A computed fold for a 266-nucleotide RNA from a Candidatus Krumholzibacteriota bacterium, annotated as Bacterial large signal recognition particle RNA. The coordinates come from a structure-prediction model, not an experiment, and the mean pLDDT is 76. Rfam family: Bacterial large signal recognition particle RNA. Rfam's curators write: The signal recognition particle (SRP) is a universally conserved ribonucleoprotein involved in the co-translational targeting of proteins to membranes. Rfam classes the family as a non-coding RNA gene. The sequence was found by an Rfam model in a public genome assembly.

């Protein structure tokens, strides 16, 4: 160095979970990798940590070690990014809404068919009285109206009387009181979200109309601004979650380097 036969070893590994711990079944990753039986309120084990049975490869592309890269998983009170949800949270700032003031450059509106202003007159407005209207009540009027303790007349009957006559009086009839109902014509009282009504007063502060003077502004809806209030959208604060980033941890697979036994024969 070659050949033959063996042996160690290999024929998948990893993460989370679970477990005192290890491995497996189930989940996920890697990516292609012998078969059968067992197993989740589970199965098999104990630091040499799946067990039992069968098959194949076998000292190297395949086994072992180191380095590098690295799918994927786990952890984090990380001054971390972004999104989202929650809060009887806050109300400096921005934005929103309401109220009360101020401004007048611009837009709009009014204005030489005359603005604001001044002055005059009338009216509105306010007060009193009157009138009217309406409503309520009372009176007046009409009707009804007393089984019995109201009136008149009182049949019958009763009572007194020798008689003439007299007395009280039920029913009926007529009437009236209390009261009930109606009419709303008339009268009175009270009241009024009443009135193109009248008289008087007050007030010229406001509004309207008109006359006169005068001759260009006025207004503040939009806009700008001050104060006060409301609400809590942005924002801030606190808490939770998702996805990233960062740190850390485990780590399949790839790549690189190194290592690895025995026997016989040429």
């Nucleotide at each position: 160095u070659c050949g033959u036969g063996c042996u160690a070893g290999g024929c998948g590994g990893g993460g989370a979970g679970g477990u005192a711990g290890c491995g497996g079944u189930g989940c996920c990753c890697u990516g292609c990798a012998c078969c059968c039986g067992c197993a989740a309120u589970c199965c098999g084990c104990u630091a040499u940590a799946g067990c039992g049975g069968g098959g194949c490869c076998g000292a190297a592309u395949u086994c072992c070690c180191g380095g590098u890269u690295g799918a994927g998983g786990g952890a984090g009170u990380g001054u971390u990014g972004c999104c989202u949800c929650c809060g009887a949270g806050c109300g400096a700032u921005c934005g929103g809404c309401g109220g009360c003031g101020g401004g007048a450059a611009g837009u709009g509106g009014c204005g030489u068919u005359g603005a604001g202003u001044g002055c005059c007159a009338g009216g509105a407005c306010c007060c009193g009285c009157g009138c009217a209207a309406u409503a309520a009540g009372a009176a007046c009027c009409u009707g009804c109206a007393a089984a019995u303790c109201c009136c008149g007349u009182c049949a019958g009957g009763a009572c007194c009387g020798g008689a003439a006559g007299g007395u009280a009086g039920c029913a009926g009839c007529g009437g009236u009181a209390c009261g009930c109902a109606g009419u709303c014509a008339u009268u009175c009282u009270u009241a009024u979200g009443u009135g193109c009504c009248g008289c008087g007063g007050a007030a010229u502060u406001u509004c309207c109309u008109g006359a006169c003077a005068g001759g260009a502004g006025c207004u503040a809806a939009c806009c700008c601004u001050g104060c006060c209030g409301c609400a809590a959208g942005a924002g801030c604060c606190g808490g939770g979650g998702a996805c990233g980033c960062c740190u850390u941890u485990c780590g399949a697979g790839g790549c690189c380097g190194g290592g690895u036994g025995c026997a016989c024969g040429g």